Small-subunit ribosomal RNA, 5' domain from an uncultured bacterium, 519 nucleotides, folded computationally.
Its Rfam family is "Bacterial small subunit ribosomal RNA". Gene Ontology terms of the family: ribosome and structural constituent of ribosome.
Context: one part of a larger RNA
RNA sequence: GGAUGAACGUUGGCGGCGUGCUUAACACAUGCAAGUCGAGCGGAGCACAUCAUUGGAAUCCUUCAGGAGGAAGAGGAUGUGGCUUAGCGGCGGACGGGUGAGUAACGCGUGGACAACCUGCCCUAUGCAGGGGGAUAACAUCCGGAAACGGGUGCUAAUACCGCAUAAGCGCACAGUACCGCAUGGUACAGUGUGAAAAGCUGAGGCGGCAUAGGAUGGGUCCGCGUUGGAUUAGGCAGUUGGCGGGGUAACGGCCCACCAAACCGACGAUCCAUAGCCGGCCUGAGAGGGUGGACGGCCACAUUGGGACUGAGACACGGCCCAGACUCCUACGGGAGGCAGCAGUGGGGAAUAUUGCACAAUGGGGGGAACCCUGAUGCAGCGACGCCGCGUGGGUGAGGAAGUACUUCGGUAUGUAAAGCCCUAUCAGCAGGGAAGAAAAUGACGGUACCUGACUAAGAAGCCCCGGCUAACUACGUGCCAGCAGCCGCGGUAAUACGUAGGGGGCAAGCGUUAUCC
Numbered sequence: 001g002g003a004u005g006a007a008c009g010u011u012g013g014c015g016g017c018g019u020g021c022u023u024a025a026c027a028c029a030u031g032c033a034a035g036u037c038g039a040g041c042g043g044a045g046c047a048c049a050u051c052a053u054u055g056g057a058a059u060c061c062u063u064c065a066g067g068a069g070g071a072a073g074a075g076g077a078u079g080u081g082g083c084u085u086a087g088c089g090g091c092g093g094a095c096g097g098g099u100g101a102g103u104a105a106c107g108c109g110u111g112g113a114c115a116a117c118c119u120g121c122c123c124u125a126u127g128c129a130g131g132g133g134g135a136u137a138a139c140a141u142c143c144g145g146a147a148a149c150g151g152g153u154g155c156u157a158a159u160a161c162c163g164c165a166u167a168a169g170c171g172c173a174c175a176g177u178a179c180c181g182c183a184u185g186g187u188a189c190a191g192u193g194u195g196a197a198a199a200g201c202u203g204a205g206g207c208g209g210c211a212u213a214g215g216a217u218g219g220g221u222c223c224g225c226g227u228u229g230g231a232u233u234a235g236g237c238a239g240u241u242g243g244c245g246g247g248g249u250a251a252c253g254g255c256c257c258a259c260c261a262a263a264c265c266g267a268c269g270a271u272c273c274a275u276a277g278c279c280g281g282c283c284u285g286a287g288a289g290g291g292u293g294g295a296c297g298g299c300c301a302c303a304u305u306g307g308g309a310c311u312g313a314g315a316c317a318c319g320g321c322c323c324a325g326a327c328u329c330c331u332a333c334g335g336g337a338g339g340c341a342g343c344a345g346u347g348g349g350g351a352a353u354a355u356u357g358c359a360c361a362a363u364g365g366g367g368g369g370a371a372c373c374c375u376g377a378u379g380c381a382g383c384g385a386c387g388c389c390g391c392g393u394g395g396g397u398g399a400g401g402a403a404g405u406a407c408u409u410c411g412g413u414a415u416g417u418a419a420a421g422c423c424c425u426a427u428c429a430g431c432a433g434g435g436a437a438g439a440a441a442a443u444g445a446c447g448g449u450a451c452c453u454g455a456c457u458a459a460g461a462a463g464c465c466c467c468g469g470c471u472a473a474c475u476a477c478g479u480g481c482c483a484g485c486a487g488c489c490g491c492g493g494u495a496a497u498a499c500g501u502a503g504g505g506g507g508c509a510a511g512c513g514u515u516a517u518c519c
Stems, first nucleotide, its partner, number of pairs: 001519004006515005013391006019384002021349001026347003030344003035091003040088002043085004047080005053074002059068003098302003107227008117219002122215007130164001132162002139154006170195005176189005200207002228274003235265002240262004245257003277299004281292004304325005327338004355381001357380003363377001364375004394424004404415004428460001431454004438446001463508005468489003474503005484491002
């Protein structure tokens, strides 16, 4: 000098774009953050319509005894391109969002490999969907419990579940031929045996279902190289190292198991300890390099702590389940409930870091045939000079060089064209009028915002640090090794350009200085 997710002191006019718990991965009140589909299913409630039943009003007749008439209402049955929806079922809750605790590792980066693998939704192609069965929630009823919730009996549906049929291909087993390769092997062709599918809905347009093959996308695994410090850590290791066999997995493998052998790693630094998420990048530097990994993007890991599996195409699953621990809450003391490292917000810690905001209008995501619903992702707004950038705080003229102030050799000098005065202008702010793009037909949170126009007044808008040398900028007074200053050298003990104040000057400027850290 440059830089910062900064903080502190002081000052503070406007706008744009960014950015904002670096500390306690500390604890969390409250609200919201993942639902959706009635075009999978049976119900229930509501509405409407129709039908009987009951009910008997208005009105009419009347010989005043009554009769005719049939409304409202009540419960019941049936029906509906009607509305709502707890439950069964489907898809989605594995994405998106957060954090950096752990991890020195194939975790990440880079380059390869899979003759050792998987892939829901999507696309392409071929083919298929025949015929049956038994349940179970809901519901009804009974029981237990303070609650959370649970149990018994009975009934019922499906795109829920289970057999049967069919099977070009597909799986498994056996035995072939040809070609190829990279050890195990791979591909193609044909054979025998054996096993395995499906679902309907519909406003009749469609939307779905099953099998196989291919694609696309996303993932899994393995390998070469690279990836902090310490030797005041020198030996480490028992599933350890390898093998035969098996289990397990989508798949290879001590991944796991039985048996056999005794290997394996290490001064080219094993093991241990400490520290740390990695990268694209970012800062600095002429570069080499050094430092760093906040925001944004990619990957990884984690979700109160530890462990476990279930479901599923995909999880060992942040707002799922089970167990254990700590903590908090409820309790009728028997037992239960919870997890902000989602968005806001609270307490605490700290030098320090924001609103319990608006909207799904846009982009994107989930569900749905769609209408649409959901979306604290996202788009916006709010707060903070936290950063960068831009703009303004006026321009011209104006010498009796006014007054004031400071200095003075008392003559004057400086502040200083500075002010006043005169003439202009209107950027920003303020006032009034108009008023978007962003949105494909409609639909705008932002927002009466940006922007445009008009009128109006120099008005509302300047500070901070420094002035001994380094280093740009000097005098006076006060103080008297005191009070104090200080980045280094060093100033101060009676004329201090170094302390304090004033005048003047220098630098930067909505900032300026200090502190911390990196180059």